RNA sequence: GGGCCUGUAGCUCAGUCCGGCAGAGCACGUGCCUUUUAAGCACAGGGUCGGAGGUUCGAAUCCUCCCGGGCUCA
Repeated sequence: GGGCCUGUAGCUCAGUCCGGCAGAGCACGUGCCUUUUAAGCACAGGGUCGGAGGUUCGAAUCCUCCCGGGCUCA
């Protein structure tokens, strides 16, 4: 240098193929329960999806470029 995969909540990931309200589990917070803790139950907060641009009524999703990580070829 070429090719492929990957980046989404504090963490691990789904959603992408086929565009239509951004989600799950764990963690954290509050409440209930308990003598207390843990466990259990309920509720709530937390993102604007790696960055920029384009297409579109509408983009995490499609297109282009760039950045980080991984694999591979030379």